[in-house]
RNA sequence: CGCUGCUCAGAGCAAAACCGCCGAAAGGCGGUGACGCAGAGCUACGGGGCUACUGCGGCGCGAGCCGCCACGCCAGCCGGGCCGCCAGC
Numbered sequence: 001c002g003c004u005g006c007u008c009a010g011a012g013c014a015a016a017a018c019c020g021c022c023g024a025a026a027g028g029c030g031g032u033g034a035c036g037c038a039g040a041g042c043u044a045c046g047g048g049g050c051u052a053c054u055g056c057g058g059c060g061c062g063a064g065c066c067g068c069c070a071c072g073c074c075a076g077c078c079g080g081g082c083c084g085c086c087a088g089c
Base pairs, nucleotide, nucleotide: 002089003088004087005086012037013036017032018031019030020029021028022027035076041082042081043080045079046078047077048074049073050072055068056067057066058065059064
């Protein structure tokens, strides 16, 4: 340096649920909590998924309702990129 995660060490992260806060929502952050994770570290670049305040279109006398759209979000959906622990070969 490359491949692998069968074995060792010391660590690390934290699903669902509940509580608080932020957000229109999806979702995020903190606490409790551990389903799991060898990159469950970082990154929305490609694919995929979620949401739809505003906006646009439609309906309605109106309150409002319906549809479409990411500029919002998911890295614990897959791939790519960046960085990294231990061990084996």
A computed fold for an 89-nucleotide RNA from a Gemmatimonadota bacterium, annotated as c-di-GMP-I riboswitch aptamer. The model forms 100% of the base pairs in the Rfam consensus.